[in-house]
RNA sequence: UCCUUGGUAGCUCAGUGGUAGAGCAGGCGACUGUUAAUCGCCCGGUCGUAAGUUCGAAUCUUACCCAAGGAGCCA
Numbered sequence: 001u002c003c004u005u006g007g008u009a010g011c012u013c014a015g016u017g018g019u020a021g022a023g024c025a026g027g028c029g030a031c032u033g034u035u036a037a038u039c040g041c042c043c044g045g046u047c048g049u050a051a052g053u054u055c056g057a058a059u060c061u062u063a064c065c066c067a068a069g070g071a072g073c074c075a
Base pairs, nucleotide, nucleotide: 001071002070003069004068005067006066007065010024011023012022013021018055026042027041028040029039030038048064049063050062051061052060
């Protein structure tokens, strides 16, 4: 320098043009003699950043940033 994959809730990840979700974590409650477990509800988001396309973008395009992997270059 180039290529590939990824960046979405506190964490792990779904969602591949039409209302942003699950599990765990956190809060409240039910149950229980108490805790744990279980169950219900609630809380949660600038979808890495900035532009573009579109009636409509997490999703498509471009540039950049970050992470992982690979290739090349060097002597």
Molecule: transfer RNA
Organism: bacterium